[in-house]
RNA sequence: GCGGGUGUGGUGAAACGGUAUCACAGCGGUCUCCAAAACCGCUAUUUCGGGUUCAAGUCCUGACACCCGCG
Numbered sequence: 001g002c003g004g005g006u007g008u009g010g011u012g013a014a015a016c017g018g019u020a021u022c023a024c025a026g027c028g029g030u031c032u033c034c035a036a037a038a039c040c041g042c043u044a045u046u047u048c049g050g051g052u053u054c055a056a057g058u059c060c061u062g063a064c065a066c067c068c069g070c071g
């Protein structure tokens, strides 16, 4: 330099173009003599810019970061 892939809460992952979901972690509560476990609840997310669309995490496009391959 060329080609391909990935980018989503604190972490790991889901998500036909139509309410962004789950687990763990965190916080609060119930229970307990206290704690752990268990149960209930809460908080928190689409890498950045532009476009298409009634509607974009998803489609198109540019950039950035990381990974793989080729040279």
Stems, first nucleotide, its partner, number of pairs: 001070007010024004018054001026042005047063005